This is a predicted structure of a 73-nucleotide RNA (transfer RNA) from Methanobrevibacter sp. Rfam family: tRNA. Rfam's curators write: Transfer RNA (tRNA) molecules are approximately 80 nucleotides in length. The family's RNA type in Rfam is transfer RNA. The prediction has a mean pLDDT of 82. Taxonomically the source falls in Methanobrevibacter (Archaea, Methanobacteriota, Methanobacteria, Methanobacteriaceae).

RNA sequence: GGGGAAUUAGUUCAGUUGGGAGAACGCUACACUUGCAAUGUAGAGGUCAGGAGUUCGACCCUCCUAUUCUCCA
Numbered sequence: 001g002g003g004g005a006a007u008u009a010g011u012u013c014a015g016u017u018g019g020g021a022g023a024a025c026g027c028u029a030c031a032c033u034u035g036c037a038a039u040g041u042a043g044a045g046g047u048c049a050g051g052a053g054u055u056c057g058a059c060c061c062u063c064c065u066a067u068u069c070u071c072c073a
Stems, first nucleotide, its partner, number of pairs: 001072007010025004019056001027043005049065005
């Protein structure tokens, strides 16, 4: 220098034809307990890496940028 992959909640990750943003763990409150843990119920928590474009509508399609991993030289 060139090719490829990844980036979504605090963490690990789903999200399949372009239309509802989600799970587990973690966190908070309550119940249970003498207390803690476990369990149950409820809740909070997101600029979907950033920007632009296409579209009635974008996590999803196109372009540029950033970071990480990997291959070639």